RNA sequence: UCCCGAGAAAGGCAAACUCGUCGAAAGGCGAGGACGCAAAGUCGCAGGCCCUAACGCUUGAAGAGGCGGAGGGUGGCUGGACUGCCGAA
Numbered sequence: 001u002c003c004c005g006a007g008a009a010a011g012g013c014a015a016a017c018u019c020g021u022c023g024a025a026a027g028g029c030g031a032g033g034a035c036g037c038a039a040a041g042u043c044g045c046a047g048g049c050c051c052u053a054a055c056g057c058u059u060g061a062a063g064a065g066g067c068g069g070a071g072g073g074u075g076g077c078u079g080g081a082c083u084g085c086c087g088a089a
Stems, first nucleotide, its partner, number of pairs: 004087002012037002017032006035076001041082003045079003048074004055068005
């Protein structure tokens, strides 16, 4: 240095939920809060999953529902890329 990840050390992040806020929504951001995480640090390149505006088609008397839908989201879904603390076996 690389691989690897402990009954080590110093720390870090922060699920659900609540409040506020942005958004059509998924979801994001802030505060509180901890389920957990050795990359739960960063990145939508690939796959998966989620949402679906305007609008179109369709069922219905209507309310409403179904299908499609540009695009968006999810890195705490997986792969991949980049970077990083410590050092037992």